[in-house]
RNA sequence: CGCGACGAUGCGGGAGAGCUCGAAGCGAAAACAGACACAAUGUUUUCGUGUUCGGCGCCGACGGAGCAACCGCCCCGGAAACUCUCAGGCACAAGGACCGUGUCGUCAGG
Numbered sequence: 001c002g003c004g005a006c007g008a009u010g011c012g013g014g015a016g017a018g019c020u021c022g023a024a025g026c027g028a029a030a031a032c033a034g035a036c037a038c039a040a041u042g043u044u045u046u047c048g049u050g051u052u053c054g055g056c057g058c059c060g061a062c063g064g065a066g067c068a069a070c071c072g073c074c075c076c077g078g079a080a081a082c083u084c085u086c087a088g089g090c091a092c093a094a095g096g097a098c099c100g101u102g103u104c105g106u107c108a109g110g
Base pairs, nucleotide, nucleotide: 004107005106006105007104008103009102010101011100012099013098018056020055021054022053023052024051025049026048027047028046029045030044031043032042033041057090058089059088063086064084065083066082070078071077
C1' cells in the first nucleotide's frame, strides 16, 4: 500500500398482503329548525382522517418463536430467506431482510 471479516453510519435499490366493514371523535360542505339580521346552537346528509374502539379476511423480508441441513459423530450449544404469526404490517408515506457503494473504527500482528 492492497485484500478480507465484523461493527457503526451516509447514499441508492428493495417484495408481500383489504385505499375492508361498523361505531365514535375531529374537520369541511349542504339542507332544515329556531332566530329581526349577523353570530352562536341543535338535527340530518355527504366527504375527509399516519384519531380511538370493535369485526372478518390476508401478508412476512424489522423483531420474536419452532424444526432442520450443517458445525459433526457423548451431552450441551449454535444455526435459514424453511415453518408459525405473538408483536408488526395490508393505497401513498413511513418501515423493510438483503444487495451495491462512500466514510469511520476494530481484527492487526504480518
A computed fold for a 110-nucleotide RNA from Bradyrhizobium sp. LTSP885, annotated as Glycine riboswitch aptamer. The prediction has a mean pLDDT of 78. Rfam family: Glycine riboswitch aptamer. Rfam describes the family as follows. This family represents the bacterial glycine riboswitch. Glycine riboswitches usually consist of two metabolite-binding aptamers domains with similar structures in tandem. The aptamers cooperatively bind glycine to regulate the expression of downstream genes.